RNA sequence: GAUUUAUACAGAAGAGGUAAGAGAUCAGGCUCGAUGAUCCUCUGGCAACCGCCAAAAAUGCUUACAGCAUACGGAAAGGUGCCAAUUCCUGCCCAACGAAGGGACAUAUAAACG
Numbered sequence: 001g002a003u004u005u006a007u008a009c010a011g012a013a014g015a016g017g018u019a020a021g022a023g024a025u026c027a028g029g030c031u032c033g034a035u036g037a038u039c040c041u042c043u044g045g046c047a048a049c050c051g052c053c054a055a056a057a058a059u060g061c062u063u064a065c066a067g068c069a070u071a072c073g074g075a076a077a078g079g080u081g082c083c084a085a086u087u088c089c090u091g092c093c094c095a096a097c098g099a100a101g102g103g104a105c106a107u108a109u110a111a112a113c114g
Base pairs, nucleotide, nucleotide: 003112004111005110006109007108008107013043014042015041016040017039021032022031023030026091027090028089029088044083045082046081049079050078052074053073058070059069060068061067087106092103093102094101
């Protein structure tokens, strides 16, 4: 990188280094940036996908027992992720036009798979 599934209007910043652009890509907007953005490192934090803890009853799988899976709940020591703006907004389709909503695509992250 491919495929599948789930999520994406919530939440969480300081220091040091670097130095001119940056916000994924293209385009149009808008915003951030020498009062130092972006990026890197450290520290701190947020969240709860996996994992962990607990588990009465129920449901499903199962011929049945056993077993397995599943909602809600807890913690945050582990594996990731994240900490300007909704994934910054728009682009395609539908609806609406005193409107600004729904869907798709794309992207990101997680888990699984190969």

A computed fold for a 114-nucleotide RNA from Marivirga lumbricoides, annotated as SAM riboswitch aptamer (S box leader). The sequence was found by an Rfam model in a public genome assembly. The coordinates come from a structure-prediction model, not an experiment, and the mean pLDDT is 77.